[in-house]
The RNA shown here (transfer RNA) has 84 nucleotides and comes from Candidatus Magasanikbacteria bacterium GW2011_GWA2_37_8. Rfam family: tRNA.
RNA sequence: GGGCGGGUGGCGAAAUUGGUAGACGCGCAAGUUUCAGAAGCUUGUGGGGGCGACCCCUUGGAGGUUCAAAUCCUCUUCCGCCCA
Numbered sequence: 001g002g003g004c005g006g007g008u009g010g011c012g013a014a015a016u017u018g019g020u021a022g023a024c025g026c027g028c029a030a031g032u033u034u035c036a037g038a039a040g041c042u043u044g045u046g047g048g049g050g051c052g053a054c055c056c057c058u059u060g061g062a063g064g065u066u067c068a069a070a071u072c073c074u075c076u077u078c079c080g081c082c083c084a
Stems, first nucleotide, its partner, number of pairs: 001083007010026003019067001027045006046057004060076005
């Protein structure tokens, strides 16, 4: 230098032919239980704003297409593998 795969909440990992982003698991918080703890069970859990109803932002970064983009297109960055 060329080719292929990948980057999504605190962590792992889904979402497939564009249509509620984050299912599911872990972790965390509160509760329950216990003399106490562990385990189990229940509920909650991306970020910001608001007393609240709600609002805004978020798929490595920047732009484009579209009513609508994690998904399609362009550029760019990082990681892995292969070729030279």
The sequence was found in a public genome assembly.